[in-house]
Context: one part of a larger RNA
RNA sequence: CGAACGCUGGCGGCGUGCCUAACACAUGCAAGUCGAGCGAGAAAGGGGUGGCAACACCCUGAGUAAAGCGGCGAACGGGUGAGUAACGCGUGGGUAAUCUACCCUCUAGUCUGGGAUAACCUCUCGAAAGGGGGGCUAAUACCGGAUGAUGUCCUCAUGGGGCAUCUCAAGGGGAGCAAAGGGGGCGCCCGCAAGGAGCUCUCGCUGGAGGAGGAACCUGCGUCCGAUUAGCUAGUUGGUGGGGUAACGGCCCACCAAGGCGACGAUCGGUAGCCGGCCUGAGAGGGUGACCGGCCACACUGGGACUGAGACACGGCCCAGACUCCUACGGGAGGCAGCAGUGGGGAAUCUUGCGCAAUGGGCGAAAGCCUGACGCAGCGACGCCGUGUGGGGGACGAAGGCCUUCGGGUUGUAAACCCCUGUCGGGUGGAACGAAUCCCCCGAGGACGAAUACUCCUCGGGGUUGACGGUACCGCCGGAGGAAGCCCCGGCUAACUACGUGCCAGCAGCCGCGGUAAUACGUAGGGGGCGAGCGUUGCUC
Numbered sequence: 001c002g003a004a005c006g007c008u009g010g011c012g013g014c015g016u017g018c019c020u021a022a023c024a025c026a027u028g029c030a031a032g033u034c035g036a037g038c039g040a041g042a043a044a045g046g047g048g049u050g051g052c053a054a055c056a057c058c059c060u061g062a063g064u065a066a067a068g069c070g071g072c073g074a075a076c077g078g079g080u081g082a083g084u085a086a087c088g089c090g091u092g093g094g095u096a097a098u099c100u101a102c103c104c105u106c107u108a109g110u111c112u113g114g115g116a117u118a119a120c121c122u123c124u125c126g127a128a129a130g131g132g133g134g135g136c137u138a139a140u141a142c143c144g145g146a147u148g149a150u151g152u153c154c155u156c157a158u159g160g161g162g163c164a165u166c167u168c169a170a171g172g173g174g175a176g177c178a179a180a181g182g183g184g185g186c187g188c189c190c191g192c193a194a195g196g197a198g199c200u201c202u203c204g205c206u207g208g209a210g211g212a213g214g215a216a217c218c219u220g221c222g223u224c225c226g227a228u229u230a231g232c233u234a235g236u237u238g239g240u241g242g243g244g245u246a247a248c249g250g251c252c253c254a255c256c257a258a259g260g261c262g263a264c265g266a267u268c269g270g271u272a273g274c275c276g277g278c279c280u281g282a283g284a285g286g287g288u289g290a291c292c293g294g295c296c297a298c299a300c301u302g303g304g305a306c307u308g309a310g311a312c313a314c315g316g317c318c319c320a321g322a323c324u325c326c327u328a329c330g331g332g333a334g335g336c337a338g339c340a341g342u343g344g345g346g347a348a349u350c351u352u353g354c355g356c357a358a359u360g361g362g363c364g365a366a367a368g369c370c371u372g373a374c375g376c377a378g379c380g381a382c383g384c385c386g387u388g389u390g391g392g393g394g395a396c397g398a399a400g401g402c403c404u405u406c407g408g409g410u411u412g413u414a415a416a417c418c419c420c421u422g423u424c425g426g427g428u429g430g431a432a433c434g435a436a437u438c439c440c441c442c443g444a445g446g447a448c449g450a451a452u453a454c455u456c457c458u459c460g461g462g463g464u465u466g467a468c469g470g471u472a473c474c475g476c477c478g479g480a481g482g483a484a485g486c487c488c489c490g491g492c493u494a495a496c497u498a499c500g501u502g503c504c505a506g507c508a509g510c511c512g513c514g515g516u517a518a519u520a521c522g523u524a525g526g527g528g529g530c531g532a533g534c535g536u537u538g539c540u541c
Base pairs, nucleotide, nucleotide: 001538003537004536005535006534007533010387011386012385013384014383015382016380017379018345023343024342025341027340028339029338032072033071034070037069038068045060046059047058048057049056050055079298080297081296088223089222090221091220092219093218094217095216098215099214100213103211104210105209106208107207108206109205110204111145112144113143114142120135121134122133123132124131125130152175153174154173155172156171158169159168160167161166181203182202183201184200185199186198189196190195224270225269226268231261232260233259236258237257238256239255240254241253242252243251273295274294275293276292277288278287279286280285300321301320302319303318304317323334324333325332326331351377353376354375355374359373360371361370362369363368390420391419392418393417400411401410402409403408424482426477427476428475429474430473434468439463440462441461442460443459444458445457446456447455485530486529487528488527489526490511491510492509496525497524498523499522500521506513507512
């Protein structure tokens, strides 16, 4: 130390856990949401009426479910490290060469028309996946027209600035370009009514200016090993003109020129994601890039574009390939480097758990829905930290073991025994913080407004919401009871005797031990070290 292995193993907290095959994957879940954009719209069940019954019809279920059109999201979040020695990353600059949905501030508008198409009905093809024809319909879907400038383009003239192409400010003329509605309240006018005109509040929609956050491009410097790799280069280097892009550019193309890079290491080969950091060290330095955070790259392998503000898109599309599966053999389906889990590889790395209560995200006016992000729980002494396995007394010293010069020594206050304590574990009772909100109700004040409507804002009071969890924590019961091992003892290096063995069996990090008295092998007694761990191995300083 992301460790592994051996022996051993009481409890808790916080962390952490495929370093190998970017090997293949069964199963479930991981991205939806909006009915306050739009058209349409079930069934089971329950009730009723008629009927002998089968059944028919009506009400409810319910404008609910499932599906469709449309909007926003799906480019975030999550995973992995294959590739990459590169403006990829780090750091400092630049864009007078740029884009930006949602959000915030300001400003101007939101007028008038049209044609379709899913769903649905019907016919039909197919084993399926799916598809074709005909008919109907709506919109915040699609398409015209109008209006429109500080925006875009052209042009005239003025002033300022700059590194050239230019750029900024104010002004005159011209050209072309937008939009969509939904919901609430009032409503004397219209209407039989439903509702509508009108007024108003609100959510949206369109053009423009600015902001915030995000993204793109350029650039100075830095960024491993090999010279047993010395020359490399044809879109190559530059120019002119064009195409393309949000934008500069040989990015791409045509033509022209012959350049460009290199011992200050080009090219080639090997290795590698980079950083904040992390480990070590007095520092300088060396090593490293697990977890957490930033950036990059990838999503079965290779290629491509579509949609979109944003992708060349992990759970989207198309093509090719390998692999797996289904097939009626015609044809189809799939992609865990998301969370869990399986096989395999390996010395080795976890649950097919609970919950959206909190934090955060998407959608929605909101209620809310979704969320394997996340919050928790589970498993593993894998790590760190805390804590326990008891405390006091107790013999010129029991028994047993071991040694002995047979006197004794040692184990050893150790045990027994006596007196206590009550952590942890066990039982039992109580019991959280994390919850603030959103929303609803009541009250007060304010904004908008014609309004004591509606809507919105602020404040006070009340109500509602907990996966973890009956957990933490607290009280009580009980009673030393359930809780110690591992390595070592020749020198380095702290700790010695006996027996067995006899260059055998064995030990060993180095020096070296063992061939008949071995403190070095094996066992025992004793001792030393650390302790829920102790040793070994590997790696690094």
A computed fold for a 541-nucleotide part of an RNA from an uncultured bacterium, annotated as small-subunit ribosomal RNA, 5' domain. The RNAcentral record of the full RNA draws on Greengenes. Rfam family: Bacterial small subunit ribosomal RNA.